[in-house]
RNA sequence: CGUCCUGUAGCUCAGUGGUUAGAGCACUCGCCUCUCAAGCGGGAGACUUGGGUUCUAUUCCUGGCAGGGGGA
Numbered sequence: 001c002g003u004c005c006u007g008u009a010g011c012u013c014a015g016u017g018g019u020u021a022g023a024g025c026a027c028u029c030g031c032c033u034c035u036c037a038a039g040c041g042g043g044a045g046a047c048u049u050g051g052g053u054u055c056u057a058u059u060c061c062u063g064g065c066a067g068g069g070g071g072a
Stems, first nucleotide, its partner, number of pairs: 001071001003069005010025004018055001027043005048064005
């Protein structure tokens, strides 16, 4: 310099043009226990950003930003 991929919860990942965006671990509250852990039940917590398409965009298109892979 050019090309491709990725961006969703604190972390690791699902997911879909519309209905409440889910899971595991972590956090928190309660139950259990003499206590802790484990277990059980509840709770909080997220779609990178601008624009476009559309009745409707987290999803499709596109610019940026960030990260990564190959190439020169």
The RNA shown here (transfer RNA) has 72 nucleotides and comes from Callorhinchus milii.
Rfam family: tRNA. By type it is a transfer RNA.